[in-house]
RNA sequence: AGGGCUUUAGUGUCAAUGGUAGCACGACGGUCUCCAAAACCGUUAGUGUAGGUUCAAAUCCUACAAGCCCUG
Numbered sequence: 001a002g003g004g005c006u007u008u009a010g011u012g013u014c015a016a017u018g019g020u021a022g023c024a025c026g027a028c029g030g031u032c033u034c035c036a037a038a039a040c041c042g043u044u045a046g047u048g049u050a051g052g053u054u055c056a057a058a059u060c061c062u063a064c065a066a067g068c069c070c071u072g
Base pairs, nucleotide, nucleotide: 001071002070003069004068005067006066007065010025011024012023013022019055026044027043028042029041030040031039048064049063050062051061052060
């Protein structure tokens, strides 16, 4: 320098072939208990950044950023 892959909640991840963004763990509150744990109920919070297309974008297009790999 060229090419490919990845980026979703605090963490690990699924996903709607363009149409409500889910699950587990965690955190917080509650019930229960003499207390605590466990269990149960509830709450919490997310699509790497900036544009474009579209009635509608995690998804399609472009650029950029970060990480990994390949070629020279």